[in-house]
RNA sequence: AGAGCAGGUGGGAUCGUCGCGAGAGCUGCGCCCUCCGGUGCCCCUCGGGGUCCGGUGGCCGCUCUCGAGGAAAGUCCGGGCUCCAGAGGGCAGGGUGCUGGGCAACUCCCAGUGGGAGCAAUCCCAAGGAAAGUGCCACAGAGAACAGACCGCCCCGGCCGUUCGCGGCCGGAGCAAGGGUGAAACGGUGAGGUAAGAGCUCACCAGUGUCCCCGGCGACGGGGGCAGCUCGGUAAACCCCACCCGGAGCAAGACCGAAUAGGGGAGGAGAGGCGGCCCGCCUCGACACGACUCCCGGGUUGGUCGCUCGAGGCGACCGGCAACGGUCGCCCCAGAUGAAUGACGAUCGAGGACCCUGCGGUCCGAAACAGAACCCGGCUUACGGCCUGCUCUCCGC
RNA sequence: GGGCGCUUAGCUCAGCGGGAGAGCACUGCCUUCACACGGCAGGGGUCGCUGGUUCAAUCCCAGCAGCGCCCACCA
Repeated sequence: AGAGCAGGUGGGAUCGUCGCGAGAGCUGCGCCCUCCGGUGCCCCUCGGGGUCCGGUGGCCGCUCUCGAGGAAAGUCCGGGCUCCAGAGGGCAGGGUGCUGGGCAACUCCCAGUGGGAGCAAUCCCAAGGAAAGUGCCACAGAGAACAGACCGCCCCGGCCGUUCGCGGCCGGAGCAAGGGUGAAACGGUGAGGUAAGAGCUCACCAGUGUCCCCGGCGACGGGGGCAGCUCGGUAAACCCCACCCGGAGCAAGACCGAAUAGGGGAGGAGAGGCGGCCCGCCUCGACACGACUCCCGGGUUGGUCGCUCGAGGCGACCGGCAACGGUCGCCCCAGAUGAAUGACGAUCGAGGACCCUGCGGUCCGAAACAGAACCCGGCUUACGGCCUGCUCUCCGC
Repeated sequence: GGGCGCUUAGCUCAGCGGGAGAGCACUGCCUUCACACGGCAGGGGUCGCUGGUUCAAUCCCAGCAGCGCCCACCA
């Protein structure tokens, strides 16, 4: 210098002017929208109406404080919260799947084990069971799962030919060594053995099962013995095993106000809460003025709560390899609803470009992805900047 | 905001993990004086994209992208 890997960090700062949303406060011969009070005044058809004063709330005005994100996103997981029986039992269904730990919980995180990729730094793994059962394995190939004689090898018998070595054809029996096909062909090498062969036998190697010893909490690792046991792949195919999961979602749910036709039709004895089924519980209804379901209609498109103080943030110390936990101190940090969070200017500036051997000089200078909507913890995706550490290659000294 | 579904030829849709298909449309030829209808033949595909599982993926599993549907309250 080039290529690459991993981690961290922040996503401009200060001031001024104007503007937007929320909260708190202040103030006024302001507006006169709402409510309350006055033996107030005026009018009256005795119901009330108008006017004045005081108070409360609202509007307007002023002051102060706060005001988007690292992903607010996708809605892929997990929780809180709310309602449905203070949420029950079973089946079905879904999810997860090496070990230990963390966490409210997780499919997340940390530390390891085993396997794989890479020269390396480092990264990836849905990583239980195929020796419980079932299914599938196209094409090619003789044969695709307790396999298989196409070429081939060997032996026997018969016939023919012969250069007397043997060769060809037919029939019978044996062989998994070699060729060939395929993603995959039923361990590998060597020796013995045999007519030819074969774990048929033996030695070594690989794998599997089983027993023992050592290390480790454990996954597992190391070592030794025994058994010829050699068993294909696929479970992101059905399935088996272990563990976990009730359903819906803030348009959940609670309250106030306004308006309208508890209107019409079909079904209907059981139905709703309850989502696939059964049981159980509660409620409603059972021969109809009929629970409930479906369809066609009617009205509103307002307000308040839920709503933001929370598994919260920051800092220090302690424990732990780490994820994380504990103690103490400090802080309060958006709550909108056709939906606020912006614009301009000045100063500074992380950094960048050019010139230069260098000191340095000149210029530019906040951009990309994006926009809270009940709230958290993760994952994933989008995006631009800086810093640190490490690996490999090349060049110079 | 929340909950679901779909993506295969120009259009509408099928499609047991092994060959990518049907109807309409399009092109050429035949038929006709000519057109339509009809007949014969043919062309056309990143199975939305990127990874993974598998010998093998339109199909199975993830992650993205695009499109579509449903969900307010009252009597």

Model confidence (mean pLDDT): 80 of 100. Predicted 3D model of RNase P RNA and transfer RNA as a complex of 472 nucleotides. It holds a member of the Rfam family "Bacterial RNase P class A". Gene Ontology terms of the family: dimeric ribonuclease P complex, tRNA processing and ribonuclease P activity.